Predicted 3D model of a 349-nucleotide part of an RNA (small-subunit ribosomal RNA, central domain) from an uncultured bacterium. The RNAcentral record of the full RNA draws on ENA and SILVA. Rfam family: Bacterial small subunit ribosomal RNA.
Context: one part of a larger RNA
RNA sequence: CUGGGCGUAAAGGGCAUGUAGGCGGAUCGGCCAGUCAGAGGUGAAAGCCCUGGGCUCAACCCAGGAACUGCCUUUGAUACUGCCGAUCUAGAGUCCGGGAGAGGAUAGUGGAAUUCCCAGUGUAGAGGUGAAAUUCGUAGAUAUUGGGAAGAACACCAGUGGCGAAGGCGGCUAUCUGGACCGGUACUGACGCUAAGGUGCGAAAGCGUGGGGAGCAAACAGGAUUAGAUACCCUGGUAGUCCACGCCGUAAACGAUGUCUGCUAGACGUCGGGGGGCGCAGCCCUUCGGUGUCGCAGCUAACGCGAUAAGCAGACCGCCUGGGGAGUACGGCCGCAAGGCUAAAACUC
Numbered sequence: 001c002u003g004g005g006c007g008u009a010a011a012g013g014g015c016a017u018g019u020a021g022g023c024g025g026a027u028c029g030g031c032c033a034g035u036c037a038g039a040g041g042u043g044a045a046a047g048c049c050c051u052g053g054g055c056u057c058a059a060c061c062c063a064g065g066a067a068c069u070g071c072c073u074u075u076g077a078u079a080c081u082g083c084c085g086a087u088c089u090a091g092a093g094u095c096c097g098g099g100a101g102a103g104g105a106u107a108g109u110g111g112a113a114u115u116c117c118c119a120g121u122g123u124a125g126a127g128g129u130g131a132a133a134u135u136c137g138u139a140g141a142u143a144u145u146g147g148g149a150a151g152a153a154c155a156c157c158a159g160u161g162g163c164g165a166a167g168g169c170g171g172c173u174a175u176c177u178g179g180a181c182c183g184g185u186a187c188u189g190a191c192g193c194u195a196a197g198g199u200g201c202g203a204a205a206g207c208g209u210g211g212g213g214a215g216c217a218a219a220c221a222g223g224a225u226u227a228g229a230u231a232c233c234c235u236g237g238u239a240g241u242c243c244a245c246g247c248c249g250u251a252a253a254c255g256a257u258g259u260c261u262g263c264u265a266g267a268c269g270u271c272g273g274g275g276g277g278c279g280c281a282g283c284c285c286u287u288c289g290g291u292g293u294c295g296c297a298g299c300u301a302a303c304g305c306g307a308u309a310a311g312c313a314g315a316c317c318g319c320c321u322g323g324g325g326a327g328u329a330c331g332g333c334c335g336c337a338a339g340g341c342u343a344a345a346a347c348u349c
Stems, first nucleotide, its partner, number of pairs: 003321004007303002012317001014201004021194003025088007033081002035077008049065006091191001092188003095184004103177007110154001114150008125136002162169002206247006215241002220236004258316006266294013298305002322349003331342004
């Protein structure tokens, strides 16, 4: 180098963007580098292999042949790949017309609830639990009415629903802004796919500085439970949760399923568009794009997957190679730290 794999057995990078590289649509012409064929040269000897021979055999030795799958030169072939030139529109993109959406950012704003404060009514309990107690309350609580303040989250709508590359996104309004989809088919003319490194984004927790702090709540305290109870339950409660800016860079970051393209029965829902028909507040047929359930063929160890493939193929990347040691040590890089990334071995079964 060669093999087999990666939904659940070890194995898809958290996601994207893109550099090198790899791969790449149709037609015509040219070149002949790859490729293929012929010829020539070279490919030391010994050895291996074949044939024969010499030591009584063998090992050993001798002769001949074959081979040395390679390289170079040269003469040709031109289908395929490549390179050059020309052309094309089916890939890709632009343009025009539409409608959908919790996609992102900023500013403003609304109601319910909660807690606290003030005032009124009112009186002995309230709260909490399996039962209690800690706790609050005659200095007037709980309940109830009126007023005020604050912070955080947005009931119903809500859906197997929608949007986003992923993380994720849900009151309302405005402004700025990204992407996708449908229809038209005017334009460009392969401009494409993938992507080692690189770069950016990246839940929660955590960290730095400054604010904020209603509720909730690690730590902590107390009350219970218990043999004990550093827990589960209860009463409190600080970081934190929120905002701004800067870090961290992890996850069961999951569809445990990389991205892209083509092909391969159907049936029934649902979301966003288009076309057609009808006995038009609706229904039926059809088409494109999403999102689900079932299912043929096929695949699979089975479970299951099944046009949203785990089917049939192609391109490129990532990853796996028995368990433990160990995602650890050491080194390097990154980080304020916590730690992250890369990543062994001895030993052992």